[in-house]
Context: one part of a larger RNA
RNA sequence: GAAUAAACGCUGGCGAUAUGCAUAACACAUGCUAGUCAAAUUUUUAGUUGUUUUAAAACAAUGGCGAACAGGUGAGUAAUACAUGAGAACCAUCCCUUGGGAAGGAAAUAUCAAUUGGAAACUUUUGUUAAUAUCCUAUAAAAAAAAAAGGAGGAAUCCACCCUUUGUUGGGCUCAUGCUUGAUUAGCUGGUUUGUGGGGUAAAGGCCUACAAAGGCGACGAUCAAUAGUUGGUCUGAUAGGAUGAUCAGCCACACUGGUACUGAGACAAGGACCAGACUCCUAUGGGAGGCAGCAGUGGGGAAUAUUUCGCAAUGGGCAAAAGCCUGACGAAGCAAUAUUGCAUGAAGGUAGAAGGCCGAAGGUCGUAAACUUCUUUUAUUGGAGAAGAAAGAAAAAAAGACGUUAUCUAAUGAAUAAGCAUUGGCUAACUCUGUGCCAGCAGCCGCGGUAAAACAGGGGAUGCAAGCGUUAUUC
Numbered sequence: 001g002a003a004u005a006a007a008c009g010c011u012g013g014c015g016a017u018a019u020g021c022a023u024a025a026c027a028c029a030u031g032c033u034a035g036u037c038a039a040a041u042u043u044u045u046a047g048u049u050g051u052u053u054u055a056a057a058a059c060a061a062u063g064g065c066g067a068a069c070a071g072g073u074g075a076g077u078a079a080u081a082c083a084u085g086a087g088a089a090c091c092a093u094c095c096c097u098u099g100g101g102a103a104g105g106a107a108a109u110a111u112c113a114a115u116u117g118g119a120a121a122c123u124u125u126u127g128u129u130a131a132u133a134u135c136c137u138a139u140a141a142a143a144a145a146a147a148a149a150g151g152a153g154g155a156a157u158c159c160a161c162c163c164u165u166u167g168u169u170g171g172g173c174u175c176a177u178g179c180u181u182g183a184u185u186a187g188c189u190g191g192u193u194u195g196u197g198g199g200g201u202a203a204a205g206g207c208c209u210a211c212a213a214a215g216g217c218g219a220c221g222a223u224c225a226a227u228a229g230u231u232g233g234u235c236u237g238a239u240a241g242g243a244u245g246a247u248c249a250g251c252c253a254c255a256c257u258g259g260u261a262c263u264g265a266g267a268c269a270a271g272g273a274c275c276a277g278a279c280u281c282c283u284a285u286g287g288g289a290g291g292c293a294g295c296a297g298u299g300g301g302g303a304a305u306a307u308u309u310c311g312c313a314a315u316g317g318g319c320a321a322a323a324g325c326c327u328g329a330c331g332a333a334g335c336a337a338u339a340u341u342g343c344a345u346g347a348a349g350g351u352a353g354a355a356g357g358c359c360g361a362a363g364g365u366c367g368u369a370a371a372c373u374u375c376u377u378u379u380a381u382u383g384g385a386g387a388a389g390a391a392a393g394a395a396a397a398a399a400a401g402a403c404g405u406u407a408u409c410u411a412a413u414g415a416a417u418a419a420g421c422a423u424u425g426g427c428u429a430a431c432u433c434u435g436u437g438c439c440a441g442c443a444g445c446c447g448c449g450g451u452a453a454a455a456c457a458g459g460g461g462a463u464g465c466a467a468g469c470g471u472u473a474u475u476c
Base pairs, nucleotide, nucleotide: 001476002475003474004473006472007471008470009469010468013343014342015341016340017339018338019336020335021301026299027298028297030296031295032294035065036064037063040062041061043058044056045055046054072254073253074252082178083177084176085175086174087173090171091170092169095167099163100162101161103137104136105135106134112127113126114125117122150159151158152157180226181225182224187217188216189215192214193213194212195211196210197209198208199207229251230250231249232248233244234243235242236241256277257276258275259274260273279290280289281288282287307333309332310331311330315329316327317326318325319324346375347374348373349372356366357365358364359363380413381412382411383410384409385408389403420465421464422463423462424461425446426445427444431460432459433458434457435456441448442447
């Protein structure tokens, strides 16, 4: 000098755009963050009625899809991570694509009705019933394995279902190279290294197992210990390099702590399950409930970091045939000079060089500065008008804006509403007076202060930067 996710002190007018718990991966009150489909099934109500049928509504249950995304955090991890480049033994819901199929039967069960126990959470038994839930047979042939379902509509047809093919995209796996510090860590290793058989997996493999062999790694630093998410990037620097890894994007890991599997195309699953543990809460003491490293918010820690806001209008996502519903993703607003950036705090004239302050012999200086005169109105206040963001389906028509009486435009009023901070011995731009008297104090370094202090404190002047200025911390 440049920089910062900064903090502190003094000061503070407005806008735009960004950013905002770096510390306790500490504990969390409250609300919200994942639902949707009634065109799979049942149910309820109303009308009609012998039933069927019709209309409307609801979503408790069965069922389908989603909940493995999106969002958060960086504890762990020095390599099952990440980056770059290769590879072979793999998988796939939805989507695109090829060619086919969708036949015949059956038994249950939730809801429901009754009922047992319990304070509650919840739960027992009996009976009844449906399906796009479940099962069997057929299709089914050369080895083996193995299918299917219907719904809406007056109909055309549309949606859904099963097998198969292709692609896109995503994921699992393997290898090579790169990737912090310590030798005051030198030896490490028993499924350890390799083979054969078997098992297991979507898949290669000691992944697992039996047997056999005795290997494998290591001064090119194994093992151990410490520290650490990683990359694109960011900061700095002429480069080389050094430092760093907030925001944004990719990958990884984690979800109170530890472990386990289930379901599923996909998880060993943040708002799922089970077990153990610590903690908190409820209890009728028999037993139960919980997990903010989602968005807000609270306590705590800390030098320090925001609202218990609005909206699904846009973009994106889930479900649905669609209308649509849901979405603390997201879009916005609120708070903070935290940063960057733009604008303003007036312009022109104006010397009795006023009064006053300071210095001082005259006089000088603050200073065209003020007053005063003439203008302007960015901004401010008040009033009026007022957006784009909304695109799309064969066509036509209609509706939909949180932000937001916002931006912007316009009228009126009136210089009106708006300047500080640090420094002033040298480095380093800027000097005098008074007070103090090695005291009080200053200080980044050199050093000032013991009676004429340009270095302390105050006044006046000056210099620098400016809605900021200075200090502290950290990096180059």